[in-house]
């Protein structure tokens, strides 16, 4: 100095004119329109709508049962499948070591409870794929043979084969040949004792040499979840037919009035039907004549929610760290067919192009990406110019 990887930080500036819109002040108007002046005015994603909530409603609030998230540990947060910092595990590079597992040291990644609770699945090769297995091939005995070698019966799973994977590694003893059959060492189970909030780690002991992979498979466990959504709700105005037709169901009591009695009328309370909450079941609110169907008719207009927020910006101080606490100082869009814009001159980066060894000048170009708020914030994800700044790594040059 280059090139790869990864994180982060901005997403042009100044000045004039003229235009828009909001909110405040004046003028002006019965009220407005309108006149003037100040301040402010679209992002890192405003996008996806993929999580989370705040907010509103049901509603005065439930249980049960589907069902649907989630899954090493601790911590952050209003909360998340989202950060933060640890732990395991797997690969990748470099160094070391050893029979072999391994060990430092930088880096990715991870949908990381539970395969002995149960039922699947493992294609095709291959003797065989989880209650396996004998294809070469080793070894012993008999028969055939001068011998090489064949064949049969029986032994065997260390080698070699196929395969993604072959039923614990290595190195030794035993043995006819082998094999956890035994031995040390590693693995694995289990107990213990140290460390650590935990996940875990490490130490020793003691054992069976056994429990293959697969759960974003079906399930099993263990926390948790109420629906709907700003087109949510809430006010005000205005209009019209609480409308026509068939069809079906239509109650009991008790006490009040009236009435000579049937009887009628109220008003309670249970039943039945409907609605809503809920995806079903109980419960619980609410209607009282209801219910299916099919056919008409009116309104879809203002004005609120709507930006003072889990908010910005600073400084201490507390924490490895995400964040916390305390004090200061700020108000920074609320549009409603959608406003935040256009011209013009410079400067700043990139870009081209001449000139120069180079530093650098001169000249053009000129938001040059992705894109455009709509009730609000925390996250994920995609999309993309340019410039800075930080860590790793290779190569090169310096010292």
């Nucleotide at each position: 100095c280059u090139g790869u990887a990864a994180a982060a930080a901005c997403a042009g500036c100044u000045u004039g004119u003229c235009g828009c819109u909001u909110u405040u002040g004046g003028g002006g108007u019965u009220a407005a329109g309108c006149c003037u002046a100040a301040a402010a005015g679209a992002g890192g994603a405003a996008a996806g709508u993929c999580c989370g909530g705040g907010c509103a409603a049901c509603a005065c609030a439930g249980a049960g049962c589907a069902a649907c998230a989630u899954a090493c540990u601790a911590c952050c947060u209003a909360a998340c499948u989202g950060g933060u910092a640890g732990g395991a595990g797997a690969c990748c590079c470099a160094a070391u070591a050893u029979a072999a597992u391994g060990u430092u040291g930088g880096g990715u990644c991870u949908a990381c409870a539970g395969c002995a609770a149960g039922u699947g699945c493992c294609a095709c090769a291959g003797a065989g794929a989880a209650u396996a297995u004998a294809c070469c091939g080793c070894c012993a005995a008999g028969c055939a043979g001068c011998a090489a070698u064949g064949u049969u019966u029986g032994g065997u799973a260390a080698g070699g084969g196929u395969g993604a994977a072959a039923a614990g590694g290595c190195g030794g003893u035993u043995u006819a040949a082998g094999a956890g059959a035994c031995c040390a060492c590693c693995g694995c189970u289990u107990g213990u004792g140290c460390a650590g909030c935990a996940a875990u780690g490490u130490a020793c002991a003691a054992g069976g040499c056994a429990u293959g992979g697969u759960a974003a498979a079906c399930c099993u466990u263990a926390u948790g979840u109420g629906u709907u959504g700003c087109a949510a709700g809430g006010c005000c105005a205005a209009a019209u037919a609480g409308g026509u037709u068939a069809c079906g169901a239509g109650g009991u009591g008790u006490u009040g009035c009236a009435g000579c009695a049937a009887u009628g009328u109220a008003a309670c309370a249970c039943a039945a039907a409907g609605u809503g909450c809920u995806g079903c079941u109980c419960g619980c609110a609410c209607u009282u004549u209801c219910g299916u169907a099919a056919u008409g008719g009116g309104u879809a207009g203002g004005c609120u929610g709507c930006u003072a927020g889990a908010u910005u910006c600073u400084a201490a101080c507390c924490g490895c760290g995400a964040g916390g606490u305390u004090g200061g100082a700020g108000c920074c869009a609320g549009a409603u067919a959608a406003a935040u814009g256009a011209c013009a001159a410079g400067c700043a980066u990139a870009c081209u192009c001449c000139g120069g060894u180079a530093a650098c000048g001169g000249a053009g170009c000129g938001u040059a990406a992705c894109a455009g708020a709509a009730c609000c914030c925390g996250g994920c994800u995609u999309a993309u110019c340019g410039u800075u700044u930080u860590u790793a790594c290779a190569a090169a040059a310096u010292a």
Molecule: Bacterial RNase P class A
Organism: Bacteroidia bacterium